[in-house]
Context: one part of a larger RNA
RNA sequence: UUGGGCGUAAAGCGCGUGUAGGCGGCCAAUUAAGUCUGAUGUGAAAGCCCGGGGCUUAACCCCGGAAGUGCAUUGGAUACUGGUUGGCUAGAGUACUGUAGGGGGAAGUGGAAUUCCUGGUGUAAGGGUGAAAUCCGUAGAUAUCAGGAGGAACAUCGGAGGCGAAGGCGACUUCCUGGGCAGUAACUGACGCUGAGACGCGAAAGCGUGGGGAGCAAACAGGAUUAGAUACCCUGGUAGUCCACGCCCUAAACGAUGGAUACUAGUCGUCGGAAUUCCUAAUAGUUUCGGUGACGCAGCUAACGCAUUAAGUAUCCCGCCUGGGGAUUACGGUCGCAAGAUUAAAACUC
Repeated sequence: UUGGGCGUAAAGCGCGUGUAGGCGGCCAAUUAAGUCUGAUGUGAAAGCCCGGGGCUUAACCCCGGAAGUGCAUUGGAUACUGGUUGGCUAGAGUACUGUAGGGGGAAGUGGAAUUCCUGGUGUAAGGGUGAAAUCCGUAGAUAUCAGGAGGAACAUCGGAGGCGAAGGCGACUUCCUGGGCAGUAACUGACGCUGAGACGCGAAAGCGUGGGGAGCAAACAGGAUUAGAUACCCUGGUAGUCCACGCCCUAAACGAUGGAUACUAGUCGUCGGAAUUCCUAAUAGUUUCGGUGACGCAGCUAACGCAUUAAGUAUCCCGCCUGGGGAUUACGGUCGCAAGAUUAAAACUC
């Protein structure tokens, strides 16, 4: 390489938008590039294969034939693929009518709690632990009442619940804004799927500049514990955590499961719609579309398990794997302010 694979054994890019490319619905006509078939030419000789012949045989040699999967030219076939033309509506999209939502951005507002400050009451403790101590307090703490300041996070509702492509999103109000779902079947008429590169987004930590700083808290200091204790526990505490702008681009970025389409028993929840039946209505039942869960058949799987939200049955496209270590490495390239990220070997060794 071929092949075989990628939930857990090596292997799905963290996620999207999308270029090239690959692949692509139904009907008809046309073309004849792919495809199939015939003819002609060519496909050197030797060799291989077949039939003869010559050295006593064989190897070897000589003669004839076949083959030479290919290429070119030309005649034909037209199912499929491709090209062209015309049409269709089941894919896709648009429109309209509804609808649920912590989807995103900005501004404003609110209450509970912690801390701090001021004042009142009040007196000797408080705090902390397995037990203590460091610590705080007669310069009046803790407790309690009133007032004030400031920052961060939004209890209950809250749910196997919702939304988002993923990361993620949770007090309330207003403004701006993206996507989804259901119904109607009016419009377009294959406009589709995937997607190397590319571009964008991307938790936390970290970085730059300027703010902010209540609580928490790496580092650090002290007190304990201990043989030691650079820890676990306690008292403190700075970066950071928060905001604005700009970087970083990584995660067990997980469903450890790429995307799309079609098909293949059911049962029970739950969320959002629609239709229908009963009813005055609320509501309930039935059917149906879209999500999200639990179980389970066939089938699959090494097993565990998966099972209409597939890891089943198939097709298309992309990414990735190829024994362990060396190696989430070196060198080089690209990116970055840096930290580093990304791409990615070999010697050697088992």
Molecule: small-subunit ribosomal RNA, central domain
Organism: uncultured bacterium